Model confidence (mean pLDDT): 80 of 100. Transfer RNA from Ahniella affigens, 74 nucleotides, folded computationally. Its Rfam family is "tRNA". Rfam classes the family as a transfer RNA.

RNA sequence: GUCCUCGUAGCUCAGUUGGAUAGAGCGUUCGCCUCCUAAGCGGAAGGUCGCCGGUUCGACUCCGGCCGAGGACG
Numbered sequence: 001g002u003c004c005u006c007g008u009a010g011c012u013c014a015g016u017u018g019g020a021u022a023g024a025g026c027g028u029u030c031g032c033c034u035c036c037u038a039a040g041c042g043g044a045a046g047g048u049c050g051c052c053g054g055u056u057c058g059a060c061u062c063c064g065g066c067c068g069a070g071g072a073c074g
Base pairs, nucleotide, nucleotide: 001073002072003071004070005069006068007067010026011025012024013023019057028044029043030042031041032040050066051065052064053063054062
């Protein structure tokens, strides 16, 4: 330099034939339980879906550019 894959919550990830309030586990936090702690049970908070633009009635999802991570080739 060319090409491929990926970027969603603090962490690991799911979700896309374009449509319904964007989710799970772990973690955090509050409550219940217990003599206390752990475990267990219930609740809550936490997201500009990497950034910008385009297509569309409508974009996490499709298209382009940029940034970042990993990989193949030279």